This is a predicted structure of a 75-nucleotide RNA (transfer RNA) from a soil metagenome. The coordinates come from a structure-prediction model, not an experiment, and the mean pLDDT is 83. It matches the Rfam family "tRNA". Its family is annotated with triplet codon-amino acid adaptor activity in the Gene Ontology. The family's RNA type in Rfam is transfer RNA. The RNAcentral record of the sequence draws on MGnify.
RNA sequence: UGGGGAGUAGCCAAGCGGUAAGGCACCGGUCUUUGGAACCGGAGAUCGGUGGUUCGAAUCCACCCUCCCCAGCCA
Repeated sequence: UGGGGAGUAGCCAAGCGGUAAGGCACCGGUCUUUGGAACCGGAGAUCGGUGGUUCGAAUCCACCCUCCCCAGCCA
C1' cells in the first nucleotide's frame, strides 16, 4: 500500500430497511441460621465517528478511526 473480516450495555452476542432478542454480571424480592444455588421481578446500549440516500437506517452508500487475517513493498 492492496484485498478480506470485525466494531451493538461491564462482558459475550442476535439483528440484514419499520424507533435493539438472549445469556453472564449488577440491583430488589422469595427461600436459607448465613452464604451459595434455585425461582420471581427490575434497570442499563440509539448500535466506532462524520456525512449521505430514504417517509423511515444498527441494517444501504461515501470518507475516516481501531483491531484481526492474507498479499505486496522497504529494512